A computed fold for an 81-nucleotide RNA from Sphaerobolus stellatus SS14, annotated as transfer RNA.

């Protein structure tokens, strides 16, 4: 220098044009189980419920409508030289 893939909550992911963007882990709150010789509180643990958290990398285009398609830029990974 050239080709390809990818970029989505804190982390990892699904969704490949249509009405509120998915799930898991994590975080917050509440309840619950168990723990110390005993009680209460706090703390930790078990299980459950609720909640917060995303300008879908950035910009432009196509379209009635873009996270999704096209172009450019940036970044990561990879192949070739």
């Nucleotide at each position: 220098g050239g080709g390809g893939a990818c970029g989505u909550g804190g982390u990892g992911u699904a969704g490949g044009g249509g009405u509120u963007a998915u799930c898991a882990c994590g975080c917050u709150u509440c309840a619950u189980u168990u723990g110390c010789a005993a009680u209460c509180a706090a703390c930790a643990c078990u299980u459950g419920a609720a909640g917060a958290g995303g300008u879908c990398a950035c910009g432009a285009g196509u379209u009635c409508a873009a996270u999704u398609c096209u172009c450019g830029u940036c970044g990561u990974c990879u192949c070739c030289a």

The prediction has a mean pLDDT of 82.
It matches the Rfam family "tRNA". Its family is annotated with triplet codon-amino acid adaptor activity in the Gene Ontology. Rfam classes the family as a transfer RNA.